[in-house]
C1' cells in the first nucleotide's frame, strides 16, 4: 500500500423487498422464601461507529474517514 469482512442497548446478537428498532443474558421494582438462589409479573436504558449524499421515507443503498479481524504484496 492495494482486496474482502464486521461495527445496532452494559454483554452477545437478530434485523438483506427501504416504512414497527427488538431478543436472550444483566440491571430496577413488585410476588413468592426466615433469608439467598431459581421462579412469576411489571419496568428502565440506544444520537444503529463518524461525516455527507442517494430517497417522501435509511440500522438497511452509496461515498468519506475512524477501530477490530483477515487475505495479498
Nucleotide at each position: 500500500g492495494g482486496g474482502g469482512u464486521c461495527a445496532u442497548a452494559g454483554c452477545u446478537c437478530a434485523g438483506u423487498u427501504g416504512g414497527g428498532a427488538g431478543a436472550g443474558c444483566a440491571c430496577c421494582g413488585c410476588g413468592u422464601u426466615u433469608g439467598c438462589a431459581a421462579c412469576g409479573c411489571g419496568g428502565g436504558g440506544g444520537u444503529c461507529g463518524u461525516c455527507g449524499g442517494u430517497u417522501c421515507g435509511a440500522g438497511u443503498c452509496c461515498g468519506u474517514c475512524u477501530g477490530g479481524c483477515u487475505c495479498c504484496a